A computed fold for an 87-nucleotide RNA from an Actinomycetes bacterium, annotated as ZMP/ZTP riboswitch aptamer (pfl RNA motif).
RNA sequence: ACCGUUGCCGGCGACUGGCGUUGAGGUGGGAGACCACCAGGGAGCCGGCAGAUCAUGACAUCGGGACCGUUCGCCUGGGCCCACGAG
Numbered sequence: 001a002c003c004g005u006u007g008c009c010g011g012c013g014a015c016u017g018g019c020g021u022u023g024a025g026g027u028g029g030g031a032g033a034c035c036a037c038c039a040g041g042g043a044g045c046c047g048g049c050a051g052a053u054c055a056u057g058a059c060a061u062c063g064g065g066a067c068c069g070u071u072c073g074c075c076u077g078g079g080c081c082c083a084c085g086a087g
């Protein structure tokens, strides 16, 4: 120095479901938990600047765990990250 890490700024941005309830998404279409559009949310990724640090840090396939998806609860199905166990 690189990687990683913390904060800020900019860009991209997966996922944004069903039922009951609530002031707490809307419209249209469909049948199980989907599709389109609009508003809103949004983890995460990339880049820049600044700070801290000196660790040298493979892979997200299976298991496990953190985070995200419109008041709350239950349920369905996803996204994304982590090298803790297996490989």
Stems, first nucleotide, its partner, number of pairs: 005051008015041002017075004025038005039070001059087001061086003064082002067079002
It matches the Rfam family "ZMP/ZTP riboswitch aptamer (pfl RNA motif)". Rfam links the family to the GO terms one-carbon metabolic process and regulation of purine nucleotide biosynthetic process.